[in-house]
The prediction has a mean pLDDT of 79. A computed fold for a 99-nucleotide RNA from a bovine gut metagenome, annotated as THF (Tetrahydrofolate) riboswitch aptamer. The same sequence occurs in records of 2 taxa.
RNA sequence: GCAGAGUAGAUUGAAGAGCGUUAAGUGUUUAUCGUACAGGGAGUUGACGAUAAAACGAAAAAUCGAAAGAUUUGCGGUUCUUUGGUCGCAUCCCGCUGC
Numbered sequence: 001g002c003a004g005a006g007u008a009g010a011u012u013g014a015a016g017a018g019c020g021u022u023a024a025g026u027g028u029u030u031a032u033c034g035u036a037c038a039g040g041g042a043g044u045u046g047a048c049g050a051u052a053a054a055a056c057g058a059a060a061a062a063u064c065g066a067a068a069g070a071u072u073u074g075c076g077g078u079u080c081u082u083u084g085g086u087c088g089c090a091u092c093c094c095g096c097u098g099c
Base pairs, nucleotide, nucleotide: 001099002098003097004096009087010086011085012084013083014082015081016080017079018078019076020075021074028054029053030052031051032050033049034048035047039094040093041092042091060073061072062071063070064069
């Protein structure tokens, strides 16, 4: 000098367990604060999260029951866990492996 490895995480499929269906959640916008980003250091206008506000917005049905309610099938850009696939340090410096 050239080539390469590796993380957190993101996304998607499957399975399981929940939540909602009296609308929370998800998604969008704004503000504030915070967190993480390969072995080490730095780190954004990128990523993620929390809080507040705003706009938007939905799929219920059947069976049982005297009723309360229960069960089942659905529905929700729903949550978590396990697992497979894909992507994967914005960037900078150093390090590691091969030549």